[in-house]
The RNA shown here (Fluoride riboswitch aptamer (crcB RNA motif)) has 68 nucleotides and comes from a Deltaproteobacteria bacterium. Of the family's consensus pairs, 100% are formed in the model. The prediction has a mean pLDDT of 76. The source organism's lineage runs through Bacteria, Pseudomonadati, Myxococcota and Myxococcia.
RNA sequence: CCGCAUGAGGGCGGUGGAGUCCGCCGUAACCGUCGCGCGCUCGCGUGGCCAAUGACUCCUACCCAAAC
Numbered sequence: 001c002c003g004c005a006u007g008a009g010g011g012c013g014g015u016g017g018a019g020u021c022c023g024c025c026g027u028a029a030c031c032g033u034c035g036c037g038c039g040c041u042c043g044c045g046u047g048g049c050c051a052a053u054g055a056c057u058c059c060u061a062c063c064c065a066a067a068c
Base pairs, nucleotide, nucleotide: 010025011024012023013022016059017058018057019056020055021054032049033048034047035046036045037044038043039042
């Protein structure tokens, strides 16, 4: 690049990996929150904050404190 077959034992749930459970999606689910400003009812710009979980547990990375 071309041709054929398949349409999920699959994918997703704000930063990594795994187990269990829960929820959601299949032309989709999903892509955190707050304040301010500017356009207008939704987007853009800017500043701040929490968090490696959807939930629980463990590991890894990072941060803080204490002890040795």